[in-house]
Context: one part of a larger RNA
Parts: sequence; structure tokens; C1' cells
RNA sequence: UUGGGCAUAAAGCAUCUUUAGAUGGUUUAUUAUAUUAAAUUAUAAAUUUAAAAAUAAUAUUUUUAAACAUUAUAUUUAAUAUUAAUAAACUUUGAGAAUAAAAUAAGUUUAAGGAAUUUUUUGAGUAAUGGUGAAAUAUAAUUUUAUAUACAUUAAAGAAGGCCAUAAAUGAAAGUAUUAAACUAAAUUAUAUCUGACAUUGAUAGAUGAAAGCUAGAGUAGCAAAUGGGAUUAGAUACCCCAGUAGUUUUAGCUGUAAAUUAUGAAUAUUAAAAUUUAGAAAAUAAUUUUUAAAUUUAAAGUUAAUACAUUAAAUAUUCCGCCUGAAUAGUACAUUCGCAAGAAUUAAAUUC
Repeated sequence: UUGGGCAUAAAGCAUCUUUAGAUGGUUUAUUAUAUUAAAUUAUAAAUUUAAAAAUAAUAUUUUUAAACAUUAUAUUUAAUAUUAAUAAACUUUGAGAAUAAAAUAAGUUUAAGGAAUUUUUUGAGUAAUGGUGAAAUAUAAUUUUAUAUACAUUAAAGAAGGCCAUAAAUGAAAGUAUUAAACUAAAUUAUAUCUGACAUUGAUAGAUGAAAGCUAGAGUAGCAAAUGGGAUUAGAUACCCCAGUAGUUUUAGCUGUAAAUUAUGAAUAUUAAAAUUUAGAAAAUAAUUUUUAAAUUUAAAGUUAAUACAUUAAAUAUUCCGCCUGAAUAGUACAUUCGCAAGAAUUAAAUUC
């Protein structure tokens, strides 16, 4: 609850597509179920106020009028500006298609390559290496044959892509960076060739959805929850150090959550200037100017409780969806649906202040 809000105070679904619904370009004609205007009819009681009357009574009862109440329903007539339905038409004016051009870390699959790390082969060679605030655990040696680290050399494996590299690019979001090829979605600019309102939003539904986690295989270099050991400390289930398993990688599925953030829903139109960058176009073609789309930084009006936002609005307006209504209890319980599980979604109340 006919109200006010959602960047930071409660509140924008993680994102997209889409059904119903709601809303919706220009012009003409017809209709009126729609709208507007006028007229007519009907309209209860209680309650409140005022006046009058009755009774012994201040009070009660009755009657009348008004308020509550220019409202609501129905019928008739008229009109067609708006609106709706039907029919027809229009287009650099929304949306889509077509042609041409340039650019890009969207995505999927396959192949190739170098640096580093670890392990491994061989060589020569000797006593330390490693680590810290300082140490120790740890690796190796200290007599008789023998192997650490470091250096050179050989082979293999897995993961990740240095510089270029950012105010950059791109994707619906999550996200995406070595090189090459194949397949493939979307967007930008120019032309104004085609369709001719085909649009906007979007409950339900569907799809995608970081990391961690789960199931079954493959793989496992480095890193590293857990765990063990060494230190520190009054203690140290931690911070530091030495090791180290899940995991991190990949295939096929599940899970469906994040400060999933621009803490700002999507779309359309209008509104001072200045600077930088990206992809284009036009004119001049030396500098430059104009313009379309996108990214960023200042800033006027305006807005805001303030911070601040400011043509990518938190300005001015419109359309649609979602959400909020003192704090705690609680995003909990019960229940239902989904899930292998972990848990997720929907979502209270008693009670306390």
C1' cells in the first nucleotide's frame, strides 16, 4: 500500500534469450463494444449537527432539514479530438535484411614451437649445500670401494605463456593474451538496394555461469589445504623454515553459488563546454576541420543528506520488469522442489529491544 524509495542508509535477480501480459512510428477511411459531454431515473440504515414537538426530567424518543455523499448504477441522445477494432497505404523515422571496407586476447577443435623448473644419463671434481631476524629439522661428506650442491653434457615429463602490454581490444555475463590452420556468433563504419512497425520490456520456462567441492577415468613438473617435523612462545592446534597428500591440469557429467561490483536493471528521447585514446568515414589533402560508434579524465546547469554523479547521469521525461518497508531472532526452523553428497532455491513465527 491511491504513498515513498532501491551507488554508499532496508532494497536491481550473476547474465542472456523468450511465452503470456503491459506499453508502443506516420497517414486515410469505416464502425462504436471505447472515450468525452449533456439529459433523465433510482439511491437504504446507522452515525453527527441544527430546529420543532412530547414527558417531572439536564436525558430519551419522534418528526423535518443538512452533513457523511457533485458519489455509484442504468437508460437515452450527440460528437469522433483521443483510444480501440477492421481495411488500406507510407519510409535515411524505429527494427531487420543486403552489398562493400577495416579492426579485434569472443568461442570450439587440432597441430607446432622456445625459455624456465623438476627428474634422469655421462664427464671431470671436493666439502659443503640449503634456509632464517637468528637458527634448526633437511641433503651430502668426514677410514676401506662409492653417488651432494655448483659447472658441462644427455633424455623425458607436465604446467604456464616473459618482453610486446596499456586510460588499449573483445564478449550477454562469468571471462578471454605463445604461433598457425579449420569451423563459427555478435558488433562498428559507409551505401540508402530490399522488407515495411516486423518494436520495447519481460512473470513462467529455458540456456550459460569464477573459484572451491563431488562422481568415474587419464595425468601429476611446479605450487600446495590437510598432515609430519624444526623453530618462535608462558602456551602456538598460527605467523617463519624443511618436507608433503588431496587439489591445481585434462576427458565425460554433477553442483549453481561469490564484495558474480559500475555495490548503480533494460530500452527510448532531450540537455553547456574542454582534453586523451580506439575503429572508421567525408572534405581539403601540408597542418587540419567536420562527423558515426566505443573507452577514459576534468567540469557548467541540474540533482544529492553529504560524499559525489554530471551526454556511458545518480539531470529532465516516458514504458516495462525485479526488489525494500525498525533492529535482533534469520536468510535460521518446518515444509516442498532440486542435488550422489556437500548443500542450493522458496521462506516464517514465537520471543526480546